RNA sequence: GUAAAUGUUUUCUAGGGUUCCGCAAUUGUGUUGGUCUGGUCCGAGAGAAAACUCACAGCCUAGCUGAGUCACGGAAGGAUAAAAGCCUGGGAGAU
Numbered sequence: 001g002u003a004a005a006u007g008u009u010u011u012c013u014a015g016g017g018u019u020c021c022g023c024a025a026u027u028g029u030g031u032u033g034g035u036c037u038g039g040u041c042c043g044a045g046a047g048a049a050a051a052c053u054c055a056c057a058g059c060c061u062a063g064c065u066g067a068g069u070c071a072c073g074g075a076a077g078g079a080u081a082a083a084a085g086c087c088u089g090g091g092a093g094a095u
Base pairs, nucleotide, nucleotide: 007052008051009050010049011048012047015042016041020039021038022036023033024032025031026030054068056066057065058064059063070090072093076088077087078086
């Protein structure tokens, strides 16, 4: 860029750790601490909202409106400073 489809993106949250900031201890102005509430940061297929697209139905058809289902899930491994409901993964399995 093209195409399409249990589609893509953004913001937020559950959650997560500790690079940076802050905080605390210590005092060697450096060291240590996430078993520090926090700010920065990461962040959901099975969480929320919005935008765009897609297919379907209707209509007053360069478009407008409607509506768009279901989803239990290890262990192990990977990245980042580090970890996680992140990625492997609508995986292996289960029903």

Predicted 3D model of a 95-nucleotide RNA (Guanidine-I riboswitch aptamer) from Neobacillus niacini. Its Rfam family is "Guanidine-I riboswitch aptamer". Rfam's curators write: This family represents a conserved RNA structure found upstream of the ykkC and yxkD genes in Bacillus subtilis and related genes in other bacteria. Of the family's consensus pairs, 100% are formed in the model.